[in-house]
Context: one part of a larger RNA
RNA sequence: CUAGGCGUAAAGCGUGUGUAGGCGGGAGCUUAAGUCCGUUGUUAAAUCUCAUAGCUCAACUAUGAAAUGCCGGCGGAAACUGGGCUUCUUGAAUUCGGUAGAGGUAACUGGAAUUCCAGGUGUAGCGGUGAAAUGCGUAGAUAUCUGGAAGAACGCCAAAGGCGAAGGCAGGUUACUGGGCCGCAAUUGACGCUGAGACACGAAAGCUAGGGGAGCAAACAGGAUUAGAUACCCUGGUAGUCCUAGCCGUAAACGAUGUAGACCAGGUGUGGGAGGUAUCGACCCCUUCCGUGCCGACGCUAACGCAUUAAGUCUACCGCCUGGGGAGUACGGCCGCAAGGUUAAAACUC
Numbered sequence: 001c002u003a004g005g006c007g008u009a010a011a012g013c014g015u016g017u018g019u020a021g022g023c024g025g026g027a028g029c030u031u032a033a034g035u036c037c038g039u040u041g042u043u044a045a046a047u048c049u050c051a052u053a054g055c056u057c058a059a060c061u062a063u064g065a066a067a068u069g070c071c072g073g074c075g076g077a078a079a080c081u082g083g084g085c086u087u088c089u090u091g092a093a094u095u096c097g098g099u100a101g102a103g104g105u106a107a108c109u110g111g112a113a114u115u116c117c118a119g120g121u122g123u124a125g126c127g128g129u130g131a132a133a134u135g136c137g138u139a140g141a142u143a144u145c146u147g148g149a150a151g152a153a154c155g156c157c158a159a160a161g162g163c164g165a166a167g168g169c170a171g172g173u174u175a176c177u178g179g180g181c182c183g184c185a186a187u188u189g190a191c192g193c194u195g196a197g198a199c200a201c202g203a204a205a206g207c208u209a210g211g212g213g214a215g216c217a218a219a220c221a222g223g224a225u226u227a228g229a230u231a232c233c234c235u236g237g238u239a240g241u242c243c244u245a246g247c248c249g250u251a252a253a254c255g256a257u258g259u260a261g262a263c264c265a266g267g268u269g270u271g272g273g274a275g276g277u278a279u280c281g282a283c284c285c286c287u288u289c290c291g292u293g294c295c296g297a298c299g300c301u302a303a304c305g306c307a308u309u310a311a312g313u314c315u316a317c318c319g320c321c322u323g324g325g326g327a328g329u330a331c332g333g334c335c336g337c338a339a340g341g342u343u344a345a346a347a348c349u350c
Stems, first nucleotide, its partner, number of pairs: 003322004007304002012318001014201004021194003025088007033081002035077007049065006091191001092188004096183004103177007110154001114150008125136002162169002206247006215241002220236004258317006266295011299306002323350003332343004
């Protein structure tokens, strides 16, 4: 470069915003860069093709003819792509009226439970296990009652439910704030899609500084088990888990399925709207838009399965793959306080 691919065989960047670039809705006029047609120039010789000739033939050689992409000049065509101008509303966006939600940030606040402290009652055990022991307890534990303190997490509601780009988000109240959906019109008039770099966000663990520390608990200690037991079980227990500020930038960051748009049978749940029918009213029922599940036609698939939330039929753009190991490693670059991350080979070997 070409080709075929990327749910599970190698392969979708963790997610978004967006620069360059690529691609881009309907109508009219115009231009003529791309495109197409004609003509002309150039396209060295040799080679190639054709004809004829010369070596006894052939290879080979000679002569002649033909042909020649690309490129340049001139003239023309105007469907398509591009450029310019005008215009349209269906793509996109805005205004207005509603609406659901654990969406985000901050402050305040609540009850249950746990542990600890003080006091009362009370006495010999408690705890733990397969069974035990370590451990706690006559310096009065466990149990129970009263009062107090602390930190962390929020039972029921709760759902195959909701929201968010993803990570993720759940006691309550308030303030600030992002996005979505629906409805009726109105406005702008292609303002769009994707997106190399870039930038932002990004679970847990880990790191720095300062707080905090109830429970849980790597490490560690002890008790068991065992042939051993650097484990599984038990008793303890420090980092950590929590908060503030700043790093780290990775996960089976998964739907193992990039984003956007169009089209292609249905059935049945569920969440949020709007309209209709009906009714005293609320339901029920019907239609429609958006989300989220299950089952399935066509079609697809190696199969499993997917199936209007596609892995179907197509379009645009990006990312990625190319036998196993070596190896997501070495070296170098960049980033990081470090841990390490990212980019990313080869020898060799099967």